[in-house]
Formats: sequence, structure tokens, C1' cells
RNA sequence: UUCUUAUCAUGAGAGGUGGAGGGACUGGCCCUUUGAAGCCUCGGCAACAAGUUCUGGUUUUUAACCAGAUACACUGUGCCAAUUCCAGCAGGUUCCAUUGGGAUCUGGAAGAUAAGAA
Repeated sequence: UUCUUAUCAUGAGAGGUGGAGGGACUGGCCCUUUGAAGCCUCGGCAACAAGUUCUGGUUUUUAACCAGAUACACUGUGCCAAUUCCAGCAGGUUCCAUUGGGAUCUGGAAGAUAAGAA
């Protein structure tokens, strides 16, 4: 980098440094000199993986495997403005009363993260 699978309405920020951008892309709309990104320190959130605990089941029964949990943050990641900030493509319903526009719903695409594979 590509592919597969799962999840994306919850949750969680201070200080230092830095000095103008940031929210993936496009449009919109926001955040930002009352200090953006990046970096550092400390803190926090979260059960994706690994592990532990508990419960149930199966078997070849000092154990192994499978399933579940409103249990666990020690380990590997991730995350800590706004639903992935909203929309983008297709369709349904509905309103305005129409080369169109608005509202809402469903699916998809794209993106992010994890695990596995190439």
C1' cells in the first nucleotide's frame, strides 16, 4: 500500500513549546491570535486485540475448546469540539406548488479505527 471482517448517535483535556492554521477530499457550516497544526509532559476515555476474572455449555475431563458478561485499563493499539460536524451516490415518504427547492427515512460510497491476510 491492497484485500477481508467488525464498529463508527456513548465517552474522555490540562500545562509547556510553537506562532497560523485546523476540522481526510469537494461544498456548506464551524473552531482558531481569549493562540491553529505539530512536538513534549502529565491526565483521562474506551473492552478492538492479547490476557485475567466470573457464568454457562461441549469434549478426548488435574485440562482443552466454545459462548456470554453492566467484570478488569497490567500489555499492543486507538481516541479525548461539534453524530464520521452536515451533505456528496441511489431510492422511499412528505411539504411548497414545480425545468426546481425544503424536511425526513433507508441503503450505498468515501473516510477513520481495530484484527487478520497478501

Overview: A computed fold for a 118-nucleotide RNA from Planococcus wigleyi, annotated as SAM riboswitch aptamer (S box leader). Lineage of the source: Bacteria > Bacillati > Bacillota > Caryophanaceae > Planococcus. Of the family's consensus pairs, 97% are formed in the model. Its Rfam family is "SAM riboswitch aptamer (S box leader)". Rfam describes the family as follows. The SAM riboswitch is found upstream of a number of genes which code for proteins involved in methionine or cysteine biosynthesis in Gram-positive bacteria.